[in-house]
RNA sequence: GAUAAAGGCAAACGUUGUGAAAGCAUCGGACGCAAAGCCACGGGUCUAAGCCUGAGAAGGUAUGAUAGCCGGGUUACCGAA
Repeated sequence: GAUAAAGGCAAACGUUGUGAAAGCAUCGGACGCAAAGCCACGGGUCUAAGCCUGAGAAGGUAUGAUAGCCGGGUUACCGAA
């Protein structure tokens, strides 16, 4: 990449587990996805346990998270004209 076919992933929400939280895993479920496979390298966003500041209230901070926010890297299924 074709109004083709095969196969794939799975948002919200619910279950159970996990975590300080954001979130993640699991089963159910499908909003969507042509890399919605993988990698936090650059930017963004979320969280703030610990740490720092503070009399306190609170504020700051990623070493946490997000690849379904964007860029970049990397690997790959099907397949006409």
Description:
Model confidence (mean pLDDT): 89 of 100. This is a predicted structure of an 81-nucleotide RNA (c-di-GMP-I riboswitch aptamer) from uncultured Mobilitalea sp. Its Rfam family is "c-di-GMP-I riboswitch aptamer". Rfam describes the family as follows. GEMM was predicted in a large-scale screen for bacterial structured RNA regulatory elements. RNAcentral holds the sequence, with entries from MGnify.